[in-house]
RNA sequence: CGGCUCGUAGCUCAACGGUAAGAGCGGUUUCCUUAUAAGAGACGGAUCCGGGUUCGAUUCCCGGCGGGCCGA
Numbered sequence: 001c002g003g004c005u006c007g008u009a010g011c012u013c014a015a016c017g018g019u020a021a022g023a024g025c026g027g028u029u030u031c032c033u034u035a036u037a038a039g040a041g042a043c044g045g046a047u048c049c050g051g052g053u054u055c056g057a058u059u060c061c062c063g064g065c066g067g068g069c070c071g072a
Base pairs, nucleotide, nucleotide: 001071002070003069004068005067006066007065010025011024012023013022018055027043028042029041030040031039048064049063050062051061052060
């Protein structure tokens, strides 16, 4: 320098272009218990950035940034 691929919650991952973007673990809290643990319930928390297409974009297109792999 070129190509491919990925970027969503604190972590690991989902989400045929359309209901309110979900799950597990973790966090806070309530119940349970003499207490702790285990168990049950509730709550909070995210789409890398900027444009474009579309009635509608996490998803498609372009550019940028960052990670990984390959080539030179």